[in-house]
RNA sequence: CAAAAAAAAAUGCCUAAUCAAAACACAGCAAAAGUGUUUGUACGGGGGACGAUUUACUUGGGGUGAAUGUUUGCAGAUUAUUGCGAACUAGGGAUAUUCUUCUUUCCGAAUCCGUCAACUAACCUCGGAGGCAUAAGGAGGAAAUGA
Numbered sequence: 001c002a003a004a005a006a007a008a009a010a011u012g013c014c015u016a017a018u019c020a021a022a023a024c025a026c027a028g029c030a031a032a033a034g035u036g037u038u039u040g041u042a043c044g045g046g047g048g049a050c051g052a053u054u055u056a057c058u059u060g061g062g063g064u065g066a067a068u069g070u071u072u073g074c075a076g077a078u079u080a081u082u083g084c085g086a087a088c089u090a091g092g093g094a095u096a097u098u099c100u101u102c103u104u105u106c107c108g109a110a111u112c113c114g115u116c117a118a119c120u121a122a123c124c125u126c127g128g129a130g131g132c133a134u135a136a137g138g139a140g141g142a143a144a145u146g147a
Base pairs, nucleotide, nucleotide: 010134011133012132013131014130019040020039022038023037024036025035026034043127044126045125046124047123060116061113062112063111064110069088070087071086072085073084074083075082091107092106093105094104097142098141099140100139101138102137
C1' cells in the first nucleotide's frame, strides 16, 4: 500500500413486531442520558352458535406465513403416507424522497395446536420478536427543498 475480517454510529431492508416527559430499580447528594423490569401502545393473530345415529379413517384435521404445486433422480416403503437432491412453479420481497412501470436481482422456508375449531355479532384471549445490508439503474407523475 492492497485485500479480508471485526466493532460503533448513521442510513436502509424483511416482518404485525413500533413507540412511551408513565411507575419502580441499577443509583450514590442531585440532574441529564442510558439499561432492566412492570404497565401501556402504533400495528397484528386466534377462538367464538346444539344434539343424536351410522360407516370409514389415524395415512385424521386445523392455525401462523409469500412459502403452493408439477416433473424427475437416489434411498426407503410394498400397493402407497416418507426423506434428500435437481429443474421449474402458484405466490412474495428489494431495485434508497415517494408512486407506477421497465430493468436487474432474490425468496418460494420454518413452525405451532393435538383428534379439535366454516363464517360471525356480543364476548373471550394472545403477539407486539428476531434477522440482515453498505453505493443507491432508466422513464413518467407527485411532493418537498433550493435558486